This is a predicted structure of a 70-nucleotide RNA (Fluoride riboswitch aptamer (crcB RNA motif)).
[in-house]
RNA sequence: AAAAAGAUAGGCGAUGGAGUUCGCCUAAACCGCCUUGGCUUUACUUGAGGCUGAUGACUCCUAUCGAUUU
Repeated sequence: AAAAAGAUAGGCGAUGGAGUUCGCCUAAACCGCCUUGGCUUUACUUGAGGCUGAUGACUCCUAUCGAUUU
């Protein structure tokens, strides 16, 4: 990646995985922030540029970045 069979409660919390815990959702919960341009009453939306973070929180692992030592 593909195929076959079977099954249906769990899922989500801006970048991966696991444990614990908190909150939220029942077809939703969720999908970060700043500056500027376009459309526009605003907003949504869209283009460009820039910034932080692998956690909702704690811990560990992995990836990335920085510093120090060997």
It matches the Rfam family "Fluoride riboswitch aptamer (crcB RNA motif)". Its family is annotated with positive regulation of gene expression and response to fluoride in the Gene Ontology. It was read from a public genome assembly, where an Rfam model found it.